[in-house]
Source information:
Two RNAs folded together computationally: RNase P RNA and transfer RNA, 500 nucleotides in total.
């Protein structure tokens, strides 16, 4: 020095011209938020994508269960999260001086021993497994070699035994070694791996260390589920105030109060009817008209048409932004001090050219190094200074706000780690 | 600015307890017909919108782009 992972900052600086929205002021009219002059001010790290989480508003709502959606190691941070730290367990990868109580990355990481499903082709079998090829005694009137005529050998045959190798798959019901066996199995032992108990240590997730048990419990929940936690709905087109302007029509419902999720009761109050003599029964229920059937009229919901295409609030001092050698904590982040006030917005300004300087890249010239080959005259690579030319500057665009995540982004810088890369 | 939906072959759409990628109309070739249309028969066409993840396996399950379609104004 170069490659590579994390993780951090930054998105060009002044000046001048010419142009935009908005506040403030002056001037001038054809008075309109009109022109012109001066002042101030005027997008991001993501403003995006709208995936989380809130703040804030409105609306429903007795309380709960149920459904139905997130979410999931464990402790902590927060206003809250699917964020953020730091621990732990699993996986990947890396050690060119030190394989160790080592570094990095990464992980939707709660339960397969409540329960249903599901595992496709392949294989013999895919979950209470299973036997194709193999292994291994045993059987008798097979056959075929061989014989010293007792036998021995091989092939097939029956009915058994085993599951070690072969093989199939993504996955074969512990692993490796040794005993043992006719052959073979945790059938026995010993190590590792797995359940169980017990003590230790640790808020815990979990670890360690001793003892048992012969292994029972295969995978998938980002399949249904089961546990936990968490969740009323809707969203600045929310919500309040004004202003203009325009036509209404169908449809259902109607007094107070209280109880009740809710159909509905109850209580007053009115009107009527009877009974009865100051109560009780029945009925009734916005107003009017009518005996009635219904008609008008008002107000609440609902569809449908019709009108407008405006203003002001919400709305920017906030979970707020730098700074700190301070304090607390390993940190996430909290306190405490000090400072600053940083668009506010209407389909919506916030730009563009020119110079210098800075940065990057590319080609020529210079200047010196450094390495290789040399026929010692040079030639070739390689990073460097210094000058001249020439190119580049990305993704992108506030819209109520805030905290986070995910996504695009020319490019430069810092930090910290590694490296079977390079030199020295 | 706030919701929803949809993307599968040239066209319009199926595709559920996750293993075969498909219809119908188009398009080729042949065949039938004097001849062309209908008709028969055969065939070619596919990044499942992209990209990552779970899974032994993803059009389908889960994430995060992308593109298109669609709905929500006020005032009585």
């Nucleotide at each position: 020095c170069c490659c590579u992972g994390c993780g951090g900052a930054c998105a060009g600086a002044u000046g001048g011209c010419c142009g935009c929205g908005c506040c403030g002021g002056a001037a001038c009219c054809u008075c309109g938020c009109g022109u012109u002059c001066c002042g101030g001010u005027g997008a991001g790290g993501a403003a995006a994508g709208u995936c989380c989480g809130g703040a804030c508003a409105c609306c429903a709502c007795a309380g709960g269960a149920c459904a139905c959606g997130a979410c999931g190691g464990u402790g902590g941070g927060u206003a809250a999260c699917c964020c953020c730290c730091a621990c732990c367990g699993g996986g990947c990868c890396c050690c060119g001086g030190u394989c160790g109580c080592g570094g990095g990355c990464u992980c939707a990481g709660g339960g397969a021993a409540a329960g249903u499903g599901c595992c496709a082709c392949a294989g013999a079998g895919a979950a209470c497994a299973g036997a194709c090829c193999g292994c291994c005694a045993g059987c008798g009137g097979g056959c075929c070699g061989u014989u010293u005529c007792g036998g021995c050998g091989g092939c097939a045959g029956c009915g058994g035994g085993c599951a070690a190798g072969g093989g199939u798959g993504a996955a074969a019901c512990g692993g490796u070694g040794c005993g043992g066996u006719a052959a073979g199995a945790g059938c026995g032992c010993a190590c590792c791996g797995c359940g169980c108990g017990u003590c230790c240590g640790g808020c815990g997730a979990c670890g360690g260390a001793c003892g048992u048990g012969g292994c029972a419990g295969g995978g998938c929940a980002a399949a249904c589920c089961c546990c936990g936690u968490c969740g009323g709905g809707u969203g600045c087109a929310a919500g309040c105030g004004c202003a203009a302007g325009c036509a209404g029509u169908g449809u259902u419902c109607c007094g107070g109060g209280c109880c009740g999720u809710g159909a509905g009761g109850c209580c007053c109050g009115c009107c009527c009817g009877c009974g009865g003599u100051c109560c009780g029964c029945g009925g009734g229920u916005u107003c009017c008209g009518g005996c009635g059937a219904c008609g008008g009229a008002g107000g609440g919901g609902c569809a449908c048409g019709g009108g407008u295409g405006g203003c002001g609030u919400g709305c920017a001092g906030g979970a707020g932004g730098c700074c700190g050698u301070c304090c607390g904590g390993c940190a996430a982040c909290g306190g405490c001090g000090g400072u600053c006030c940083c668009a506010g917005g209407u389909g919506a300004a916030u730009g563009g050219c020119c110079a210098u300087c800075a940065c990057c890249c590319c080609g020529c010239g210079u200047c010196g190094g450094c390495g290789g080959c040399u026929u010692c005259g040079g030639u070739c690579g390689c990073g460097g200074u210094c000058g001249c030319g020439g190119g580049g500057g990305a993704c992108g665009g506030a819209a109520u706000c805030c905290g986070g995540c995910u996504u695009a982004c020319c490019g430069u810088c810092c930090g910290c780690g590694u490296g079977c890369g390079a030199c020295c | 600015g706030g919701g929803g939906a949809u993307a599968u072959a040239g066209c319009u759409c199926a595709g559920u307890u996750g293993g075969g990628a498909g219809a119908g109309c188009g398009c080729g070739u042949g065949g039938a017909u004097c001849g062309c249309a209908c008709c028969c028969a055969c065939g070619a066409g596919g990044u499942c919108g992209g990209g990552g993840g779970u899974u032994c396996g993803a059009g389908u399950c889960c994430c995060c782009c992308u593109a298109u379609c669609u709905c929500c104004a006020c005032c009585a």